Annotation: Small-subunit ribosomal RNA, central domain from an uncultured archaeon, 354 nucleotides, folded computationally. The RNAcentral record of the full RNA draws on Greengenes. Rfam family: Archaeal small subunit ribosomal RNA. Clan: SSU clan. Its family is annotated with ribosome and structural constituent of ribosome in the Gene Ontology. The coordinates come from a structure-prediction model, not an experiment, and the mean pLDDT is 88.

[in-house]
Context: one part of a larger RNA
RNA sequence: UAGGGCCUAAAGCGUCCGUAGCCGGCCGAGCAAGUUCGUCGGGAAAUCUACCAGCUCAACUGGUAGGCGUCCGGCGAAAACUGCCCGGCUUGGGACAGGGAGACUCGAAGGGUACGUCCGGGGUAGGAGUGAAAUCCUGUAAUCCUGGACGGACCACCGAUGGCGAAAGCACUUCGAGAGAACUGAUCCGACGGUCAGGAACGAAAGCUGGGGUCUCGAACCGGAUUAGAUACCCGGGUAGUCCCAGCUGUAAACGAUGUUCGCUAGGUGCGACGCAGACUACGAGUCUGUGUUGUGCCGUAGGGAAGCCGAGAAGCGAACCGCCUGGGAAGUACGUCCGCAAGGAUGAAACUU
Numbered sequence: 001u002a003g004g005g006c007c008u009a010a011a012g013c014g015u016c017c018g019u020a021g022c023c024g025g026c027c028g029a030g031c032a033a034g035u036u037c038g039u040c041g042g043g044a045a046a047u048c049u050a051c052c053a054g055c056u057c058a059a060c061u062g063g064u065a066g067g068c069g070u071c072c073g074g075c076g077a078a079a080a081c082u083g084c085c086c087g088g089c090u091u092g093g094g095a096c097a098g099g100g101a102g103a104c105u106c107g108a109a110g111g112g113u114a115c116g117u118c119c120g121g122g123g124u125a126g127g128a129g130u131g132a133a134a135u136c137c138u139g140u141a142a143u144c145c146u147g148g149a150c151g152g153a154c155c156a157c158c159g160a161u162g163g164c165g166a167a168a169g170c171a172c173u174u175c176g177a178g179a180g181a182a183c184u185g186a187u188c189c190g191a192c193g194g195u196c197a198g199g200a201a202c203g204a205a206a207g208c209u210g211g212g213g214u215c216u217c218g219a220a221c222c223g224g225a226u227u228a229g230a231u232a233c234c235c236g237g238g239u240a241g242u243c244c245c246a247g248c249u250g251u252a253a254a255c256g257a258u259g260u261u262c263g264c265u266a267g268g269u270g271c272g273a274c275g276c277a278g279a280c281u282a283c284g285a286g287u288c289u290g291u292g293u294u295g296u297g298c299c300g301u302a303g304g305g306a307a308g309c310c311g312a313g314a315a316g317c318g319a320a321c322c323g324c325c326u327g328g329g330a331a332g333u334a335c336g337u338c339c340g341c342a343a344g345g346a347u348g349a350a351a352c353u354u
Base pairs, nucleotide, nucleotide: 003326004325005324006323007308008307012322014202015201017199021195022194023193025089026088027087028086030084031083033082034081035078036077037076038075039074040073041072042071048066049065050064051063052062053061054060092192093189094188095187096185097184098183104178105177106176107175108174109173110172111155112154115151116150117149118148119147120146121145122144126137127136163170164169207248208247209246210245211244212243217241221237222236223235224234259321260320261319262318263317264316267299268298269297270296271295272294273293274292275291276290277289278288279287280286303310304309327354328353329352336347337346338345339344
């Protein structure tokens, strides 16, 4: 206990695309399926209500009328709304054009410091490490200084409360290819839209398969310490992995713990992008100020909220559609099914207990 909810109490699918479904802008005409009205018919009996009657009364039973039957059908009418159809519109949406912004994606080429190893030169007794040590490295010359070669990984400063992307995520430089968003337009199409059960795609890290690569770091593991012990924290090593290619896995505190879309509702102050206007100007793709749109931060009014807080990027006021919740534990377990090479993932109970 069906109503109410989902930032933090249980609850927004990790993200996006999209089928069915549901929902859908403005104007005009038509139709009349939904809708509304009228009328006719159906809507069994019993039960129920009123009255009358029959059992000596009553219960009970019978008769008449009403009601119930939440509704269905025929005919006729209305045309506001929904629907269907026709015509038109441009505000939603899309296209095109223009000049800009961007760590957006993919590919290729090039570069940089550090690091490791090796080679050459110099140089000699320690180095490394810690709370302190030891394991460890070192007289076959380490650490250190210096010249070079090779190798793999990474990309300081700029760098930001900055930018881009649906999310995951994205940062050296250049080139090539591709995609999206914002702004501007006196252009074009003309509702083509929103959401989305199933479904498809993408999806950090770790992990898996095959092949390559292996500098650093480093699960496991081996030592050294610490300790009562120390399967740890600290130290010395170190395999898988970390990197690349092809495929799989499909999960995260995948978080803004806040689904998507649209409209409305005070302001103030930063930052990014584009446009417009003005002033200045070293005339520059310049600087400053104001302003429009868009994105992203902080504060805050009304309002909301249990509060923390949110507050035009809402958790305010409304609309459409989807997902999800219903005490704790047992349990994201068991069973079954589907997926996976496996690890496991998805779906997902109950007994019992409290």